RNA sequence: GCAAAGAAAAAAGCGCCGGGACUGCCUGCGGGCAGUUGACGAGGUGGGGGAGGAUCGAACCAUUCGGCGGAUGCCCCCUGCGCAUUGACGCCUGGCCAUGAAGCAGAGGAGAGAAAAAGGGCGGGUGACCGCCGUGACAACAUCCCUGCAGGCGUUAAU
Numbered sequence: 001g002c003a004a005a006g007a008a009a010a011a012a013g014c015g016c017c018g019g020g021a022c023u024g025c026c027u028g029c030g031g032g033c034a035g036u037u038g039a040c041g042a043g044g045u046g047g048g049g050g051a052g053g054a055u056c057g058a059a060c061c062a063u064u065c066g067g068c069g070g071a072u073g074c075c076c077c078c079u080g081c082g083c084a085u086u087g088a089c090g091c092c093u094g095g096c097c098a099u100g101a102a103g104c105a106g107a108g109g110a111g112a113g114a115a116a117a118a119g120g121g122c123g124g125g126u127g128a129c130c131g132c133c134g135u136g137a138c139a140a141c142a143u144c145c146c147u148g149c150a151g152g153c154g155u156u157a158a159u
Base pairs, nucleotide, nucleotide: 014069015068016067017066019065020037021036022035023034024033025032026031040057041056042055046078047077048076049075050074079098080097081095083094084093087156088155089154090153091152092151103149104148105147106146108145109144110143118135120133121132122131123130124129
């Protein structure tokens, strides 16, 4: 370094719950005890600090109610950028940039066969409900690709 087996970890549109809703048992009918539920995927992390209803659509017309914590979003600073620009490098300025690393404009494409829901089956639970496997329909945003446009000064003399 490679391979195999075992164990642990693995979650960040995530975790939790004293409200609510729902279930079971008990009850002196006031309630008690034990539970269930509590967001469907897509996308998203340079480092530090800060604030706190932090993106997009789907379903439903609603408990996807309500609350707490966190969080890749946002702001500031730093760093970086094969960004504006290079053969290489430094500085200044700018950037709705962040390692697949500017911006603006334009037509098309990618993103995009989403998942839940629905319907069928299997399994667990007294139950609320939970897990799994097929079938099968339907998104949007960010972003990316392509074309064009788009700073200044200096060093080196390379490619």